[in-house]
RNA sequence: UCGGUUCUUCGGGGGCGGGUGCAACUCCCCGCCGGCGGUAAAGCCCGCGACCGGAGGAUGAACCUCCGUUGACCCGUUGAGAUUACGGGGCCGACCGUGAAAGUCGGGAAGGGAGAAGGCCGAA
Numbered sequence: 001u002c003g004g005u006u007c008u009u010c011g012g013g014g015g016c017g018g019g020u021g022c023a024a025c026u027c028c029c030c031g032c033c034g035g036c037g038g039u040a041a042a043g044c045c046c047g048c049g050a051c052c053g054g055a056g057g058a059u060g061a062a063c064c065u066c067c068g069u070u071g072a073c074c075c076g077u078u079g080a081g082a083u084u085a086c087g088g089g090g091c092c093g094a095c096c097g098u099g100a101a102a103g104u105c106g107g108g109a110a111g112g113g114a115g116a117a118g119g120c121c122g123a124a
Stems, first nucleotide, its partner, number of pairs: 001123004006119005015030001017029003031104002033093002035048004043091002052068006073089005095107003
C1' cells in the first nucleotide's frame, strides 16, 4: 500500500429572549442550528443516508432487495482551480402530536444509517 466471507468503537445540531393573548419555545420581533462522501474548506453544486410512497421476498408489523419522491444562492475579490475561502446580500428545513399554526418542544429514535477510526489475518 492492497485484500479479507474478520472484530471493536464512534457516527445530528439549535431559545432560561421580548411582544400579543385565556392559551403560542408553534403567530410577530430578534436569535440559534446545519448528517455523510466528493471537490479549493459546501445546510442551498454532484452524489449518499434517513424519513415517505410503490413492487417483490419472508409465516410475519419489525427485516431484506429494487424503483420512485425528497427544500434552499446570487454578486464581487483572490487564485491554475472556489455557487466551498474572504466580503456583501439572500434562501431552505419530512411525518405525527400538542387549549394557538413547530428546522428549534414532545414522539417514532437508547432506532437506523451514509460513513469514520482502530485491531486482527493475509499479500506485496